[in-house]
Context: one part of a larger RNA
Molecule: small-subunit ribosomal RNA, 5' domain
Organism: Solidesulfovibrio aerotolerans
RNA sequence: GAUUGAACGCUGGCGGCGUGCUUAACACAUGCAAGUCGUGCGAGAAAGGGGACUUCGGUCCCUGAGUAGAGCGGCGCACGGGUGAGUAACGCGUGGAUAAUCUCCCCAGAAGUUCGGGAUAACGGCGGGAAACUGCCGCUAAUACCGGAUACGCUCCAAUUUCGGUUGGGGGAAAGGCGGCCUCUGUUUACAAGCUGUCGCUUCUGGAUGAGUCCGCGUCCCAUUAGCUUGUUGGUGGGGUAAUGGCCUACCAAGGCUACGAUGGGUAGCUGGUCUGAGAGGAUGAUCAGCCACACUGGAACUGAAACACGGUCCAGACCCUACGGGGGGCAGCAGUGGGGAAUAUUGCGCAAUGGGCGAAAGCCUGACGCAGCGACGCCGCGUGAGGGAUGAAGGCCUUCGGGUUGUAAACCUCUGUCGGGAGGGAAGAACCUUCUAAGUCCUAAUAAGGCUUUGAACUGACGGUACCUCCAAAGGAAGCACCGGCUAACUCCGUGCCAGCAGCCGCGGUAAUACGGAGGGUGCAAGCGUUAUUC
Numbered sequence: 001g002a003u004u005g006a007a008c009g010c011u012g013g014c015g016g017c018g019u020g021c022u023u024a025a026c027a028c029a030u031g032c033a034a035g036u037c038g039u040g041c042g043a044g045a046a047a048g049g050g051g052a053c054u055u056c057g058g059u060c061c062c063u064g065a066g067u068a069g070a071g072c073g074g075c076g077c078a079c080g081g082g083u084g085a086g087u088a089a090c091g092c093g094u095g096g097a098u099a100a101u102c103u104c105c106c107c108a109g110a111a112g113u114u115c116g117g118g119a120u121a122a123c124g125g126c127g128g129g130a131a132a133c134u135g136c137c138g139c140u141a142a143u144a145c146c147g148g149a150u151a152c153g154c155u156c157c158a159a160u161u162u163c164g165g166u167u168g169g170g171g172g173a174a175a176g177g178c179g180g181c182c183u184c185u186g187u188u189u190a191c192a193a194g195c196u197g198u199c200g201c202u203u204c205u206g207g208a209u210g211a212g213u214c215c216g217c218g219u220c221c222c223a224u225u226a227g228c229u230u231g232u233u234g235g236u237g238g239g240g241u242a243a244u245g246g247c248c249u250a251c252c253a254a255g256g257c258u259a260c261g262a263u264g265g266g267u268a269g270c271u272g273g274u275c276u277g278a279g280a281g282g283a284u285g286a287u288c289a290g291c292c293a294c295a296c297u298g299g300a301a302c303u304g305a306a307a308c309a310c311g312g313u314c315c316a317g318a319c320c321c322u323a324c325g326g327g328g329g330g331c332a333g334c335a336g337u338g339g340g341g342a343a344u345a346u347u348g349c350g351c352a353a354u355g356g357g358c359g360a361a362a363g364c365c366u367g368a369c370g371c372a373g374c375g376a377c378g379c380c381g382c383g384u385g386a387g388g389g390a391u392g393a394a395g396g397c398c399u400u401c402g403g404g405u406u407g408u409a410a411a412c413c414u415c416u417g418u419c420g421g422g423a424g425g426g427a428a429g430a431a432c433c434u435u436c437u438a439a440g441u442c443c444u445a446a447u448a449a450g451g452c453u454u455u456g457a458a459c460u461g462a463c464g465g466u467a468c469c470u471c472c473a474a475a476g477g478a479a480g481c482a483c484c485g486g487c488u489a490a491c492u493c494c495g496u497g498c499c500a501g502c503a504g505c506c507g508c509g510g511u512a513a514u515a516c517g518g519a520g521g522g523u524g525c526a527a528g529c530g531u532u533a534u535u536c
Stems, first nucleotide, its partner, number of pairs: 001536002004533001006532005013382006019375002021340001026338003030335003035075003040072002048063006082294003091219008101211002106207008114148004123138006154171007176199006185192003220266003227257003232254008269291004273284004296317005319329001320327002346372001348371003354368001355366004385415004395406004419477001421472005429463001434458003438454005480525005485506003491520005501508002
């Protein structure tokens, strides 16, 4: 000099863009943060309103409404969001391998979507429990579950082979929903078991995406850590996995690593980057992005394409409730609270945009996200007025008492109107989706219906009456902080008298202190200025 996620002191007008628990991975009240689908399925209220009857207690019907709220089932919940505890490791970075692998949803292609069956929740009845919740009996549905058939391609075994394959045998699927129609089939009016459109379902192949595993090289300090290792190192058989492998197991061999630093200890998430520096290098890893790890602590599996799963399950521990039988929870999601600390924000608005989940769609959900609020925490921009104005006013300070300085500074005159204040107007961010309209095309028996593409119109804004524009009044509301001995720009007076104090280093102060304290003046920065801390 530069730098910072800063803090502290004094001061503080406005705006834009960023940024904000670095400490206790300490404990958490409360609310919200993951749901959705009735075009998979069976059931299905109540209040309120209307009516009829009534023994005036009530009963029944219609509507509310096939609504609400539950249940079965599907998809999602493995994404998104947080944190950095652990980890010195194939964790990360970089370059490869996978003939040792998987991949829901999506895209393309091929082939199918057949015949049956038995349950179960919801519900009803009867119970248990303080609660959480739960038992028995009975009824019912499905794209839930199970069996049979079929198999282009798939897979296993055997034979054969010109190593391309061929043959034989065995194994393995499925689910329907919604809309339209009568050309075919069946009853023959019209409908569905028929046809057709669409969304699904099953098998296989390929792609895309994502992931698993392995390897070369690189990746902090300590030798005041020198030896370490028995599933250890390798082999064979077996198991296990999507998959290689001591990953596991039985047996066999006795190996394997190490001064080019094994083992042990300490510290630490890694990287793109960031800061500094001419560079080399050094330091660092907040925000943003990629990867990894974790989710009260320790352990385990289930489901699933994928988890050993933050807002799932089970076991143990600490904390909590209990009627002592038992039971409940996990903010390192967003806000917020206590605590710790020098120190770090609102229990805000909205799904309008972008993105995500579900759904055919309308749409619903989304503390992701978009915005707003708070903090000079940082960077940037703007303002606090401009021009004129000498009898160089008054006052202050100094003085050699002549004067000098503050100082064109003020007053005063003439202007301007940024920001702030008031009034009026007032956005872009919106295009989709959907509906309507019109045209083309595909399918079809079809001028139904539907799919796809396109024209035009309508609808949708949290921010926000914000940005921006115009007008009004008015110099009015808007300057401080540090320093002035040398380094280092800037000097005098008074007070004090080795006292009080200053200080980054040298050093000042013991009666004339430009170094302490005050004043006047000056210098430097400026909505900031200094101090402390950090890094180069």